[in-house]
RNA sequence: CGCUCAUCUAGAGCGGCUGAGGGACAGGCCCGACGAAGCCGCGGCAACCACGCGAUGGUGCCAAUGCCUGAUCGAUGAGAG
Repeated sequence: CGCUCAUCUAGAGCGGCUGAGGGACAGGCCCGACGAAGCCGCGGCAACCACGCGAUGGUGCCAAUGCCUGAUCGAUGAGAG
């Protein structure tokens, strides 16, 4: 990087640095100086995989149904290549 399978209306945030963007894309609609995104620390949710079978380890996630609609869309995990 493409391929296969599964899931995506539940759940879970504070502090520090910093300072204007962010919610993938298009159109909407929202969030944001009462602090966006990012980085760091700590905390939490969940239960895909592993094992020592304990939520212990490896990922993931912590505004809004994957925010809504759309598409030949996206994300995450696992597997083979």
SAM riboswitch aptamer (S box leader) from a bacterium, 81 nucleotides, folded computationally. It matches the Rfam family "SAM riboswitch aptamer (S box leader)". Rfam links the family to the GO term regulation of gene expression. Model confidence (mean pLDDT): 89 of 100.